[in-house]
Context: one part of a larger RNA
RNA sequence: UUGGGCGUAAAGCGUAUGUAGGCGGCUAAGUAAGUCAGGCGUGCAAGCCCGUGGCUCAACCACGGAAUUGCGUUUGAAACUGCUUAACUUGAGUACAGGAGAGGAAAGCGGAAUUCCCAGUGUAGCGGUGACAUGCGUAGAUAUCAGGAGGAACACCAAAAGCGAAGGCAGCUUUCUGGCCCAAAACUGACGCUGAAGCACGAAAGCGUGGGGAGCAAACAGGAUUAGAUACCCUGGUAGUCCACGCUGUAAACGAUGAGCACUUGGUGUUGGGAGAUUCGACCCUCUCAGUGCCGGAGUUAACGCAUUAAGUGCUCCGCCUGGGGACUACGACCGCAAGGUUGAAACUC
Numbered sequence: 001u002u003g004g005g006c007g008u009a010a011a012g013c014g015u016a017u018g019u020a021g022g023c024g025g026c027u028a029a030g031u032a033a034g035u036c037a038g039g040c041g042u043g044c045a046a047g048c049c050c051g052u053g054g055c056u057c058a059a060c061c062a063c064g065g066a067a068u069u070g071c072g073u074u075u076g077a078a079a080c081u082g083c084u085u086a087a088c089u090u091g092a093g094u095a096c097a098g099g100a101g102a103g104g105a106a107a108g109c110g111g112a113a114u115u116c117c118c119a120g121u122g123u124a125g126c127g128g129u130g131a132c133a134u135g136c137g138u139a140g141a142u143a144u145c146a147g148g149a150g151g152a153a154c155a156c157c158a159a160a161a162g163c164g165a166a167g168g169c170a171g172c173u174u175u176c177u178g179g180c181c182c183a184a185a186a187c188u189g190a191c192g193c194u195g196a197a198g199c200a201c202g203a204a205a206g207c208g209u210g211g212g213g214a215g216c217a218a219a220c221a222g223g224a225u226u227a228g229a230u231a232c233c234c235u236g237g238u239a240g241u242c243c244a245c246g247c248u249g250u251a252a253a254c255g256a257u258g259a260g261c262a263c264u265u266g267g268u269g270u271u272g273g274g275a276g277a278u279u280c281g282a283c284c285c286u287c288u289c290a291g292u293g294c295c296g297g298a299g300u301u302a303a304c305g306c307a308u309u310a311a312g313u314g315c316u317c318c319g320c321c322u323g324g325g326g327a328c329u330a331c332g333a334c335c336g337c338a339a340g341g342u343u344g345a346a347a348c349u350c
Base pairs, nucleotide, nucleotide: 003322004321005320006319007304008303012318014201015200017198021194022193023192025088027086028085029084030083031082033081034080035077036076037075038074039073040072041071042070049065050064051063052062053061054060091191092188093187094186098181099180103177104176105175106174107173108172109171110154115149116148117147120144121143125136126135162169163168206247207246208245209244210243211242215241216240220236221235222234223233258317259316260315261314262313263312266295267294268293269292270291271290272289273288274287275286276285299306300305323350324349325348332343333342334341335340
């Protein structure tokens, strides 16, 4: 490479958007590039293969055939692909009518709690642990009550719940704003799917500048524990955690499962719509669309399991894998302020 694969054995890019490219609904007409059929030319000879013959046989040699799967040219076919033209509505989209939501950004507001400050009451302990001690306290702590300051996070509701492409999103109100679902069928008329590059977003930690700093808390200090204890436990405590702007670009970024479309027995919850039946009305009931769970059938799987939210059956496109270690390394390149990131070997060894 061919092939076979990618939930857990190696393997799905963290996620989206999108260029090139690849692939692409239904009907008709035309064309003839691909495609198919025939003819002609060429496809050196030798060799290979088949047949016959010559050296006593064979190797070897001679003759004939076949083959040379290709290329060029020409005549034709028109189903499929392509191209051109015309048309369609089921794919896709737009408008109209409804709907749900912690989707995003900004501003404002609220209560509980912790800490601190001031004042009152009050007196000898508090705190902490397996037990201690460090620590705090007669300069009046802890406890309790009243007032104030400040920062961060939003109990209950809360859920297998909801929203978002993913990361992720939760007190309340307002403003701005993205996406989605259902119904009906007015409009456009294949406008679609995927997507190498590229571009954008991307938890936590970390970095830069300036703020902020209640609680928590790497580092650090002390007390314990211990043979030791650079830990686990305790008392403190700085970066950080928070905000604004900029960078970083990684995670077990996980459903360890790429995206899209179609098809394939069921049962039972739940969320948001719609229709029917019923009713005074709501619920209950039947059907249906979109999501989100559980259990199971065929099928599938090495097994575990998956099972209409597939890991089943098919198609299209992309990414990735090819024994373990060396090695999420070296070198080079690109990116970054740095930390480092992306790409990514070999010797050697088993």